Molecule: c-di-AMP riboswitch aptamer (ydaO/yuaA leader)
Organism: Arthrobacter yangruifuii
């Protein structure tokens, strides 16, 4: 430099190395009415001007994300439930423009902090890290050349 998943690009300025940006686009996320849905269920701990605020903490709930589910099956734990691997099964993602079939490979990890359904106007956040060496067939489409 090219390529790959992924919202995580480009242009402009500045700086001339390496970068930097609080700009304008463009991509993605999250809060938020009326209607509609929902209406059981207010967790633990500390401090205080003391029943109410303050702060801290995950076992509830709740966001990103493909990233969930179920087993009368096996090991292990465990008085049991239950957790944890593992094994198959459904389902979700990746590997072509896109569809399907068949192959293979992922199914992680964080974040909020007692708390949020939807959602117009509004209001807010993010553009990261990280990575391998062309997957087969059929089918529709588009490019390009002739």
């Nucleotide at each position: 430099c090219c390529a790959c998943a992924g919202a995580a690009c480009g242009c402009a300025c500045c700086a001339c190395a390496c970068g930097g940006c609080a700009g304008a686009g463009g991509c993605g996320g999250g809060g938020g009415a009326a209607c509609c849905a929902a209406u059981u269920a207010c967790g633990g701990g500390u401090u205080c001007c003391u029943u109410g605020a303050a702060u801290c903490c995950u076992u509830g709930g709740g966001g990103u994300u493909a990233a969930g589910u179920c087993g009368a099956c096996c090991g292990g734990u465990u008085u049991c439930c239950g957790c944890c691997g593992g094994c198959g099964g459904c389902c979700g993602g990746g590997u072509g423009u896109c569809u399907c079939c068949c192959a293979u490979c992922c199914g992680a990890a964080u974040c909020c902090g007692a708390c949020a359904g939807c959602u117009c106007a509004c209001c807010u956040c993010g553009c990261a890290g990280g990575u391998a060496u062309u997957g087969g067939g059929a089918g529709a489409g588009g490019u390009a050349u002739a």